[in-house]
Molecule: transfer RNA
Organism: Salminus brasiliensis
RNA sequence: UAGAAAGUGGUGUAGUGGGAGCACUAGGAGUUUUGAUCUCCUGGGCAAAGGUUCGAGUCCUUUCUUUCUAA
Numbered sequence: 001u002a003g004a005a006a007g008u009g010g011u012g013u014a015g016u017g018g019g020a021g022c023a024c025u026a027g028g029a030g031u032u033u034u035g036a037u038c039u040c041c042u043g044g045g046c047a048a049a050g051g052u053u054c055g056a057g058u059c060c061u062u063u064c065u066u067u068c069u070a071a
Stems, first nucleotide, its partner, number of pairs: 001070007010024004018054001026042005047063005
């Protein structure tokens, strides 16, 4: 320099245009002499801007960050 891919709670990872989920973690409650384990509840998220659409995490454009390949 050129091409490609990814960006979703604190972490990891799903999500074929209409309900934003799961696991771990965090907080609280129950059980337990205490701790661990187990059960229940709660909190927390779509990289940024714009566009299309009745409706965007998803489609389109630009930008940012990261990774890979070639030179």